Transfer RNA from a Patescibacteria group bacterium, 73 nucleotides, folded computationally.
The sequence was found in a public genome assembly.
It matches the Rfam family "tRNA". It is annotated as a transfer RNA.
The source organism's lineage runs through Bacteria and Bacteria candidate phyla.
The coordinates come from a structure-prediction model, not an experiment, and the mean pLDDT is 80.
RNA sequence: GCCGUCUUAGCUCAGUUGGUAGAGCAACGGUUUUGUAAACCGUAGGUCCCCGGUUCAAGCCCGGGAGACGGCU
Numbered sequence: 001g002c003c004g005u006c007u008u009a010g011c012u013c014a015g016u017u018g019g020u021a022g023a024g025c026a027a028c029g030g031u032u033u034u035g036u037a038a039a040c041c042g043u044a045g046g047u048c049c050c051c052g053g054u055u056c057a058a059g060c061c062c063g064g065g066a067g068a069c070g071g072c073u
Stems, first nucleotide, its partner, number of pairs: 001072007010025004019056001027043005049065005
């Protein structure tokens, strides 16, 4: 230099055919316990990497950029 994959909650990851963004773990509150842990119930947490485009509508489609990983030279 070229090619491919990936970027979504604190972490690990889903998100189908474009239609108001989710799970597990973690955090917080509660029940229970002499107390802790475990278990159970609930709550909160999002600029979907950035900029632009298409569209009535974009996490999803298109262009450019950034970063991570892998391959080729």